[in-house]
This is a predicted structure of a 349-nucleotide part of an RNA (small-subunit ribosomal RNA, central domain) from an uncultured prokaryote. The prediction has a mean pLDDT of 91. Its Rfam family is "Bacterial small subunit ribosomal RNA". Rfam links the family to the GO terms structural constituent of ribosome and ribosome.
Context: one part of a larger RNA
RNA sequence: CUGGGCGUAAAGGGCGCGUAGGUGGCGUGAUAAGUCGGAUGUGAAAUCCCCGGGCUCAACCUGGGAAUUGCCUCCGAAACUGUCAUGCUCGAGUUUAGUAGAGGGUAGCGGAAUUCCCGGUGUAGCGGUGAAAUGCGUAGAUAUCGGAAGGAACACCAGUGGCGAAGGCGGCUUUCUGGAUCCAAACUGACACUGAGGAACGAAAGCGUGGGGAGCAAACAGGAUUAGAUACCCUGGUAGUCCACGCCGUAAACGAUGAGAACUAGCCGUUGGGAUGCUUGACAUCUCAGUGGCGAAGCUAACGCGUUAAGUUCUCCGCCUGGGGAGUACGGCCGCAAGGUUAAAACUC
Numbered sequence: 001c002u003g004g005g006c007g008u009a010a011a012g013g014g015c016g017c018g019u020a021g022g023u024g025g026c027g028u029g030a031u032a033a034g035u036c037g038g039a040u041g042u043g044a045a046a047u048c049c050c051c052g053g054g055c056u057c058a059a060c061c062u063g064g065g066a067a068u069u070g071c072c073u074c075c076g077a078a079a080c081u082g083u084c085a086u087g088c089u090c091g092a093g094u095u096u097a098g099u100a101g102a103g104g105g106u107a108g109c110g111g112a113a114u115u116c117c118c119g120g121u122g123u124a125g126c127g128g129u130g131a132a133a134u135g136c137g138u139a140g141a142u143a144u145c146g147g148a149a150g151g152a153a154c155a156c157c158a159g160u161g162g163c164g165a166a167g168g169c170g171g172c173u174u175u176c177u178g179g180a181u182c183c184a185a186a187c188u189g190a191c192a193c194u195g196a197g198g199a200a201c202g203a204a205a206g207c208g209u210g211g212g213g214a215g216c217a218a219a220c221a222g223g224a225u226u227a228g229a230u231a232c233c234c235u236g237g238u239a240g241u242c243c244a245c246g247c248c249g250u251a252a253a254c255g256a257u258g259a260g261a262a263c264u265a266g267c268c269g270u271u272g273g274g275a276u277g278c279u280u281g282a283c284a285u286c287u288c289a290g291u292g293g294c295g296a297a298g299c300u301a302a303c304g305c306g307u308u309a310a311g312u313u314c315u316c317c318g319c320c321u322g323g324g325g326a327g328u329a330c331g332g333c334c335g336c337a338a339g340g341u342u343a344a345a346a347c348u349c
Base pairs, nucleotide, nucleotide: 003321004320005319006318007303008302012317014201017198021194022193023192025088026087027086028085029084030083031082033081034080035077036076037075038074039073041071042070049065050064051063052062053061054060091191092188093187094186095185096184098181099180103177104176105175107173108172109171110154115149117147118146119145120144121143125136126135162169163168206247207246208245209244210243211242215241216240220236221235222234223233258316259315260314261313262312263311266294267293268292269291270290271289272288273287274286275285276284277283278281298305299304322349323348324347331342332341333340334339
């Protein structure tokens, strides 16, 4: 390499868009590039193989054949692939009418709570723990009532509920905006699937500039614990957490399960739409799209998966090939940096 694989053993790219490429629905006609058949030529000889011959046999030598799986040209075939032409509607899409939704951006508003400040009442404790202490408090704390400020997050509703490609999204309202789904009709007529490169998005932490800072809280300080305690516990507390703009590009970015299509028993729940039925209901049945539980066949090393497949097949992409060295070194590219990405070898078991 061929091959065999990728839920948990090594292995699915974090995720969508999309270029090249690969692959591609149902007819009719044409063509004959691929494909298939035949023929001429060529495919040196020797070797190998088969049938003979010669050395007493054999090795060896030698005659003939076969083979040389290939190539050129010509003549045919037309099912399949390709190409051209012309159609079709089931794939895909568009329009009209609805529906659901924490999908995204923007501006404004609200209440509860924490903290600080001001004022009233009030007096000796509060706080914290396994127990304490550090800490706060007679300069009046904690508690309680009234007022005011500011920042962040939105209890209940809330649900193996919903939406989004993923990351993710949850108070209310405004406005701008993306997608999905269902019903019926009309339209386009294969316009599709995948996708190396590419470019976009991408939690948290981190970085740059400028704001903001209530609570929480790396670092740090103190008090405890302990043999020690650079920890776990406690009292404080700065970056940060928040906003704007710009970077970073990584996660157990997980369903540890790539995308699309078709096929293969059912049963029970739930979300959104549509239809039918009647006993008009907190109803039943059917159906489409999701989201869960259990299970036939089948698969699996087992666990388990099982129409949301890890079953049976097809197309395309990514990835794996013993452990360590190592996701490291060197080089390249990217980054302000932190670092990211691509990615070895010696050696060793």